[in-house]
Molecule: c-di-AMP riboswitch aptamer (ydaO/yuaA leader)
Organism: Solirubrobacterales bacterium
């Protein structure tokens, strides 16, 4: 000195998955009083989903089942049938003041549900507020804020 792995911290990052309020328990030596932890309970508020009329669409579907959440789909070829290639499509990132556009680079198209059923769809009803990660110093632009002058 570089790789590689671990672990802490960190401007941050993916996701709706955040914020108050009530009780319960815990922890801060002790008590009261603040306070903080928790997938423990409940209530709301925001954010997110999903069933659900008329009208419209469908004129066909309906085991070759079907249908939701998500970006995570489509075709085509090849296969030792696990997958692999290419092509079109879709998502993140790309930060040092905030938001956004574009290119350059850098990844991801997994995964879980319903249970035979569901187009849309007002009123109504119903679910969900999780998990998972962080190390580069790349370029062109709007738009706003802050501070100097």
């Nucleotide at each position: 000195g570089a790789a590689c792995a671990c672990a802490g911290a960190c401007a941050g990052c993916c996701g709706a998955a955040u914020c108050u309020c009530c009780g319960g328990u815990u922890c801060g030596a002790c008590a009261a009083g603040c306070g903080g932890g928790c997938u423990c309970g409940g209530a709301g508020a925001a954010c997110g989903g999903g069933g659900g009329a008329a009208c419209c669409a469908a004129u066909c579907g309906u085991u070759u089942g079907g249908g939701g959440c998500u970006a995570a789909c489509c075709c085509a070829c090849c296969g030792c049938c696990g997958g692999g290639u290419g092509g079109g499509g879709g998502c993140g990132c790309g930060a040092g003041c905030u938001c956004u556009u574009u290119c350059a680079g850098c990844g991801c198209c997994a995964g879980c549900c319903c249970g035979u059923c569901a187009g849309c769809u007002a009123a109504c009803c119903c679910c969900g507020u999780a998990g998972g990660c962080a190390g580069a110093c790349g370029a062109a632009g709007g738009a706003g804020g802050c501070g100097g002058u």